[in-house]
């Protein structure tokens, strides 16, 4: 220089065109407990990297750009 693959709470993952964007982890409270931790119940937390296109409608599909990873020269 070319190719391909990725981007979604504090992390890990799911969701692959319509509904409020779902789990687990950790997080914060109430309960238990002498206390911790287990274990119950509740809450809070993602402009779904950016921008522009298509569509009635986009996290998703298309283009460019940023970050990352991997193969070639």
């Nucleotide at each position: 220089g070319g190719g391909c693959c990725c981007a979604u709470g504090g992390u890990c993952u799911a969701g692959u065109g319509g509904c409020u964007a779902a789990g687990a982890c950790g997080c914060u409270g109430c309960c238990u407990u002498c206390a911790c931790g287990c274990g119950g119940c509740a809450g809070a937390g993602a402009u779904c990297c950016u921008c522009g296109g298509u569509u009635c409608g986009a996290u998703u599909c298309c283009g460019a750009g940023u970050g990352g990873g991997c193969c070639c020269a």
About this RNA
The RNA shown here (transfer RNA) has 73 nucleotides and comes from a Candidatus Pacearchaeota archaeon. The prediction has a mean pLDDT of 82. It matches the Rfam family "tRNA". Rfam links the family to the GO term triplet codon-amino acid adaptor activity. About the family: Transfer RNA (tRNA) molecules are approximately 80 nucleotides in length. NCBI's taxonomy places the organism under Archaea, Nanobdellati, Candidatus Pacearchaeota. RNAcentral holds the sequence, with entries from ENA and MGnify. The same sequence occurs in records of 3 taxa.